This is a predicted complex of two RNAs, RNase P RNA and transfer RNA, with 442 nucleotides together. Rfam match: Bacterial RNase P class A. Rfam's curators write: Ribonuclease P (RNase P) is a ubiquitous endoribonuclease, found in archaea, bacteria and eukarya as well as chloroplasts and mitochondria. The family's RNA type in Rfam is ribozyme.
RNA sequence: CGAGUUGGUCGGACGGUCGCUGUUUCUUGCAAGGGGCAGAGGAAAGUCCGGACUCCGCAGGGUAACGUGCCGGAUAACGUCCGGGCAGCGCGAGCUGACAGCCAGUGCAACAGAAAAUAAACCGCCCCGUCAUUUAAGUUGUGCGGGGUAAGGGUGAAAUGGUGCGGUAAGAGCGCACCGCGUUGAUGGCAACAUUCAACGGCAAGGUAAACCUCACGUGGAGCAAAACCAAAUAGGAAUGCAUCGACACAAGUCGAAACGAUAGCCCGUCGUGCAUUCGGGUAGGUUGCUUGAGCACACGAGCAAUCAUGUGCCUAGACAAAUGAUCGUCCAAGACAGAAUCCGGCUUACAGACCAACUCUAUUU
RNA sequence: GGGCCGUUAGCUCAGCUGGUAGAGCACUCGGCUUUUAACCGAAUUGUCGUGAGUUCGAAUCUCACACGGCCCACCA
Numbered sequence: 001c002g003a004g005u006u007g008g009u010c011g012g013a014c015g016g017u018c019g020c021u022g023u024u025u026c027u028u029g030c031a032a033g034g035g036g037c038a039g040a041g042g043a044a045a046g047u048c049c050g051g052a053c054u055c056c057g058c059a060g061g062g063u064a065a066c067g068u069g070c071c072g073g074a075u076a077a078c079g080u081c082c083g084g085g086c087a088g089c090g091c092g093a094g095c096u097g098a099c100a101g102c103c104a105g106u107g108c109a110a111c112a113g114a115a116a117a118u119a120a121a122c123c124g125c126c127c128c129g130u131c132a133u134u135u136a137a138g139u140u141g142u143g144c145g146g147g148g149u150a151a152g153g154g155u156g157a158a159a160u161g162g163u164g165c166g167g168u169a170a171g172a173g174c175g176c177a178c179c180g181c182g183u184u185g186a187u188g189g190c191a192a193c194a195u196u197c198a199a200c201g202g203c204a205a206g207g208u209a210a211a212c213c214u215c216a217c218g219u220g221g222a223g224c225a226a227a228a229c230c231a232a233a234u235a236g237g238a239a240u241g242c243a244u245c246g247a248c249a250c251a252a253g254u255c256g257a258a259a260c261g262a263u264a265g266c267c268c269g270u271c272g273u274g275c276a277u278u279c280g281g282g283u284a285g286g287u288u289g290c291u292u293g294a295g296c297a298c299a300c301g302a303g304c305a306a307u308c309a310u311g312u313g314c315c316u317a318g319a320c321a322a323a324u325g326a327u328c329g330u331c332c333a334a335g336a337c338a339g340a341a342u343c344c345g346g347c348u349u350a351c352a353g354a355c356c357a358a359c360u361c362u363a364u365u366u
Numbered sequence: 367g368g369g370c371c372g373u374u375a376g377c378u379c380a381g382c383u384g385g386u387a388g389a390g391c392a393c394u395c396g397g398c399u400u401u402u403a404a405c406c407g408a409a410u411u412g413u414c415g416u417g418a419g420u421u422c423g424a425a426u427c428u429c430a431c432a433c434g435g436c437c438c439a440c441c442a
Stems, first nucleotide, its partner, number of pairs: 002361009012331007020039008041337001045348002048346005053223004060268004065219005070084005085099001086097004100214002105212002107208002122153002124149007161179006180203001181201005186195003227288004237279006244257005259273005281441003295314005301308002332335001367438007376391004385422001394408004415431005
């Protein structure tokens, strides 16, 4: 100099004029007006997870359903984060991983291929028999039949360890050496797991669980249009479905069994005696919830880190047909994605460009 | 703001226990008919919304994104 990796910060600046939302203060007469202060994001987004909060006849038991899935830690919680292990990718800094279990069971594998899960003989190789032919010679070759063989060919996404030597009729973990694999032990580590460690085993029931399933852990449901209060107005309306049976009673009703409804999948349990759906009518007002919070900044300490503890300081939108804008001027590198709606912690997706720190690789020169 | 569905041929929809993607209508060609319609026969038609992942293999299973649609106020 070039090419990268990881982490972080910012994402137009300054000034004038006119406006908007909240709050505070002043003038004044309660209205109204003036002044001060504050006023979108790293993703406010997607609504994909996790919580807080609120309500639901306090959510008890079982089951189903769904989710997560190496180990340890962090946290209010998580499918998030940090550290570690293993596997894969990269020369490297580093990056990625739904990464438990198919020797509990069941299922699936189209086409091709001989055979696809109790493995298997199409070609090939070898042996034996038989027939014919040939030859000096039951020697050689060919055909047929029987058998051996998984080393070679071919099919497939996938075919039951690899290399070499021995061995054999030909072959084969059949035997041996090395590599790989498995089991047990030892050692290290909290653990996942690891090993130039030791012994044993010829070596296997291979793939698929984002197939059913098994194991472990977790989850009650609905969501701020939740929910509470005040005020106003209207027709306190109509239809449909389910509301059973028996006894007593003139009737209202009572009792028993059962039914129905609620408990927001189902059953038990509990509670209740009407409930559910649809249509129609009225209001489209106010207050609370609502922003001080698992909050932010700095310092110091613990920890590899996520994070936590302590101290000091700060208050930083709260609207509701919904504010945060418009315009002018100057400057430069010419401004990307994008606009809060109950609030937090994450993930994911979108994003012109600028800057900072640490690290890696290549080439050249000194 | 919150909740829930859908996307397959030109149109309306099947297929969603993973194994070459189908039906009806429409369109095109041929036949029948004097001609048209109807009828008969044949043929064509897909990035299965997009992009990744799991798998030998994905319309189908999983994740992300895009587009479209539906529902939810209070009172009696």